[in-house]
A computed fold for a 521-nucleotide part of an RNA from an uncultured bacterium, annotated as small-subunit ribosomal RNA, 5' domain.
Context: one part of a larger RNA
């Protein structure tokens, strides 16, 4: 030094840090949802108007207003958790890529014609305990499908300046083929479809760094090269057929053990050493095993299938489920927090927008964990009081200016009133404007929180322990105990005057701590 416990005592505040053990199980709630300006369509509510009624009250309409539920789009591959597995191109770091994708965002060019079938939803009707399922009929669309246009995309045939470390790239052409699209309120915007180009992420390769053990010395058959497929965004045995017999290894292959790796942290004069909590980067993982399927992107925590264990319903047919998200519970353990506010602010999703979500983020609660800072008063006061200890005992020493008393202060503390900034917000609204952008009016919008701070009153008033005193090691006498009873980190006290052991006075040292344990240098 420490994510620290553990005894003893604790006033306050600021800024941090809190399951290191069972990635052991998980009752509750919440954490991913948004869009009616993409689409059928419509409960409830309000407003109104008609029949019938004397009238409650029925019953058909029309507007607003949108609540659940479906069609469709976007996002759920971010953000958040954990470190189990991995000694690996996993990380670092330095390169490549003539072998590669990138929704959303900027930008630049072109373009948006026609047509059509359907299906969920409603409705009906069935089956089932229930999850859930199946039949008819009927409907839309930015959801499907077809035709046209199409090129500098995209293929196939050809010329090939020029470049390149090989495989090859390729500037400028030619002919053929193949491929689009969607609308939408107040028509201004916003969306669509191709193609170049940015910009982000992302994939792949490669050099060199990455723990121990040889009481692991031999490993290896898609192995190791090739030639032809397949498959991939993309090269590759990454798969496959066929051919060859080769790879790697005392510069430690293989085998076993340990470990997520890095910025960095401790500690040290430095060298080095030992860590890998917080935070940031990158990976790998989501009850254990496997698989894909959507997608710009996953083999996907809060999706899907299909094995296992475990839990949970059931009318025994069958279903259902996965906190290593915030909280929270058992369990485990020395040991580690709330089932807490807001979405104001930052930043995500979505939406033209208003807004809606957001346990991410912002804050609060709990704990001296820890690091800093304040405080438990200040002066003055000798009869050097009482009383406690020691003593050589009519007395002397010492606690000790320490108390009493006297004056002062007023952080803290408790009460009283004031109290901003985080938003001069921003976004929406109006006007200019080709196009970056500029004006402009006039509100709302603050969880912490009446919280931080300020002034004011009362009043010493609320506030000190802890280990240690043989030596190392700053600090000593009595008592009591008698090799016991105990103490100890070394070296060693104790067997009758023990500075070592207990107990008191004193005293030393830290100080809201203090001291002992485990680690590490």
């Nucleotide at each position: 030094a420490u994510g620290a416990a553990c005894g003893c005592g604790a006033g306050c505040g600021g800024c941090a840090g809190g399951c290191c053990u069972a990635a052991u199980a998980c009752a509750u709630g919440c954490a991913a949802g948004c869009c009616g300006a993409a689409c059928g369509g419509c409960a409830a509510g309000c407003u109104u108007g008609g029949u019938a009624g004397c009238a409650a009250u029925a019953u058909c309409g029309a507007g607003c207003c949108u609540a659940g539920a479906g069609u469709g789009g976007c996002g759920u591959a971010a953000g958040g958790g954990u470190g189990c597995g991995u000694a690996a191109c996993a990380c670092g770091u330095a390169u490549g890529c003539a072998a590669u994708c990138u929704a959303c965002c900027c930008g630049c060019a072109a373009c948006a014609g026609g047509a059509g079938g359907a299906u969920a939803g409603c409705u009906c009707c069935c089956c089932g305990a229930a999850a859930g399922g199946g039949g008819a009929a009927u409907u839309a669309a930015u959801a499907c499908u077809c035709c046209a246009u199409a090129a500098g995309a995209u293929c196939a045939u050809u010329u090939g300046a020029g470049g390149g470390c090989a495989u090859c790239u390729g500037a400028a052409g030619a002919u053929g083929a193949u491929u689009a699209a969607a609308c939408u309120a107040c028509a201004a915007g916003g969306g669509g479809u191709u193609g170049c180009g940015g910009a982000u992420g992302a994939g792949c390769a490669u050099g060199c760094g990455u723990c121990u053990g040889a009481u692991u010395a031999g490993c290896u058959a898609g192995u190791u090269g090739g030639c032809g497929g397949g498959g991939u965004a993309a090269c590759g045995g990454c798969c496959c057929a066929c051919c060859a017999a080769g790879g790697c290894g005392a510069u430690g292959a293989u085998c076993a053990g340990u470990a997520g790796g890095g910025g960095a942290a401790c500690u040290g004069a430095g060298a080095g050493g030992u860590u890998g909590a917080u935070c940031c980067c990158c990976c790998a993982c989501a009850c254990u095993g496997g698989c894909a399927c959507u997608g710009a992107g996953a083999u996907a925590c809060g999706g899907g299938c299909c094995a296992g264990a475990c839990u949970c319903c059931c009318a025994c047919g069958g279903g259902a489920g996965g906190c290593a998200g915030c909280a929270g519970u058992a369990g485990g353990g020395a040991a580690u927090a709330u089932u807490g506010g807001a979405c104001a602010a930052u930043g995500g999703g979505u939406g033209a927008g208003a807004g809606c979500c957001u346990g991410a983020u912002c804050c609060a609660g709990c704990c001296a964990u820890g690091c800093c800072g304040c405080g438990u008063g200040c002066a003055g006061g000798a009869a050097g009081a009482c009383g406690g200890c020691c003593u050589u005992c009519u007395g002397g020493g010492u606690u000790g200016u320490a108390a009493a008393c006297u004056g002062c202060u007023u952080u803290u503390a408790u009460c009283u009133g004031g109290g901003g900034a985080u938003a001069a917000a921003a976004a929406g609204g109006c006007c200019u404007u080709g196009c970056g952008a500029g004006g402009c009016a006039a509100a709302c919008u603050g969880a912490a929180g009446g919280u931080a701070c300020c002034a004011g009153a009362u009043g010493a008033a609320u506030a000190a322990g802890c280990c240690a005193c043989g030596g190392c090691u700053a600090a000593c006498u009595a008592c009591g105990u008698g090799c016991c009873a105990g103490c100890a980190g070394c070296c060693g006290c104790g067997g009758u005057a023990a500075u070592a052991c207990g107990u008191a006075g004193g005293u030393g040292g830290c100080a809201a701590g203090c001291g002992u344990u485990g680690u590490c240098c």
It matches the Rfam family "Bacterial small subunit ribosomal RNA". The family has 99 seed sequences and 42,628 matches in Rfam 15.1. RNAcentral holds the full RNA, with entries from ENA and SILVA.